[in-house]
RNA sequence: GGCGUCGUAGCUUAGCCUGGUAAAGCUCCGCUCUCAUGAGGCGGAGAUCGGGAGUUCAAAUCUCCUCGACGCCA
Numbered sequence: 001g002g003c004g005u006c007g008u009a010g011c012u013u014a015g016c017c018u019g020g021u022a023a024a025g026c027u028c029c030g031c032u033c034u035c036a037u038g039a040g041g042c043g044g045a046g047a048u049c050g051g052g053a054g055u056u057c058a059a060a061u062c063u064c065c066u067c068g069a070c071g072c073c074a
Base pairs, nucleotide, nucleotide: 001073002072003071004070005069006068007067010026011025012024013023020057028044029043030042031041032040050066051065052064053063054062
């Protein structure tokens, strides 16, 4: 220098192919339960989807550029 994969909540991931209100588990907070802690039950908080631009009525999803991680080729 060329090519490929990946980047979504504090953590681990789904959703992307086939555009239509961003989901789950763990964690955290409150309540309940208990003599108490844990477990269990109920409720809640938390990501403008790595960044930017474009297409579209509408983009995590399609297109382009770019940043980072890993890998392959040279």